[in-house]
RNA sequence: GCAGAGUAGGCCUGUGUGCGUUAAGUGCCAGCCGGACAGGGAGUUGCCGGCCGGACGAAAAGGAGCGUUCCGUCUGGGACCGUUUCUUGCGGUACACAAGCCGCAUCCCGCUGC
Numbered sequence: 001g002c003a004g005a006g007u008a009g010g011c012c013u014g015u016g017u018g019c020g021u022u023a024a025g026u027g028c029c030a031g032c033c034g035g036a037c038a039g040g041g042a043g044u045u046g047c048c049g050g051c052c053g054g055a056c057g058a059a060a061a062g063g064a065g066c067g068u069u070c071c072g073u074c075u076g077g078g079a080c081c082g083u084u085u086c087u088u089g090c091g092g093u094a095c096a097c098a099a100g101c102c103g104c105a106u107c108c109c110g111c112u113g114c
Base pairs, nucleotide, nucleotide: 001114002113003112004111009102010101011100013098014097015096016095017094018093019091020090021089028054029053031051032050033049034048035047039109040108041107042106060088061087062086063085064084065083066082067081068079069078070077071076
């Protein structure tokens, strides 16, 4: 001098367990506060999180139990609401694990190979 490795974190797919479906969450915008950013140091207008506010916005269906109630007069049948639960969905849903992809804004030094 040339080439390269490696972080936090992000994206995506799969699996599992949850949450919501009475709309929280996710995504978008604003404010305040905080944190992290390869082995060392510095570090943004970039990244992540917390709090708070704003705009927008949704997919439910079926079964079972119990309660309520009606018909009926009996090994019975039905209705509606409430509640519990199960199954299948739905949600730019949460977390964990696994595979893949991206990945120090930038500056100085270091590491590996030539």
About this RNA
Predicted 3D model of a 114-nucleotide RNA (THF (Tetrahydrofolate) riboswitch aptamer) from Candidatus Ventrimonas merdavium. The prediction has a mean pLDDT of 78. Rfam family: THF (Tetrahydrofolate) riboswitch aptamer. Rfam describes the family as follows. Tetrahydrofolate (THF) riboswitch was first reported for Ames et al. as an RNA motif in 5' untranslated (5'-UTR)regions of folate transport and biosynthesis genes in Firmicutes genomes. The sequence is in RNAcentral, with records from MGnify.